Predicted 3D model of an 86-nucleotide RNA (c-di-GMP-I-GGC riboswitch aptamer). The coordinates come from a structure-prediction model, not an experiment, and the mean pLDDT is 81.
Order: sequence, then C1' cells, then structure tokens
RNA sequence: UACGAUAAUGGCAAACCUAUCGAAAGGUAGGGACGCAAAGCUAAAGGGCCUUUUCUCUUAAUGAGAUGGCAGCCUGGCCACCGAAG
Repeated sequence: UACGAUAAUGGCAAACCUAUCGAAAGGUAGGGACGCAAAGCUAAAGGGCCUUUUCUCUUAAUGAGAUGGCAGCCUGGCCACCGAAG
C1' cells in the first nucleotide's frame, strides 16, 4: 500500500415509540437494535431516489422547474482505530 479474523480496544444505530422543528420529504433529542470495517465527513462532486397546505411556470395533471431532503442507494473525493491469514 492493499486486505479484513469467530482477535483486541472501542464506535455507529434500521424499523418502531416518545418529544420537538418542518408544508412535506425529512432533521434533532431520548428510548430501542435490523444491521454496519468507514453506517466518519463531503449533496457548493456525478448519477439516483424522495418532497407540492412553500415559490415559479403551465398544455391545468397523478405535470415541469425551483427549493429542500437522503452519505444506512451507487460511484468519486478527504480523513481515520486495530493487525490474524494471504
């Protein structure tokens, strides 16, 4: 550098519930663990998905765009603990 154990020390936390913010998607906090070797950061990196009781357009719709969201969808970028086998 690469790789990832039935190793060690630790870490994160899906669904669901409660509170709260939001138009919504969803966020935050607490509880809770399905999973995760980057489930750490990056959405002002590419693709994808989601969002209409907010904004614009409209052919008036189960539409388009904006805006916003998802890093636990994929790829890329940055940083990082441990060290068996190959």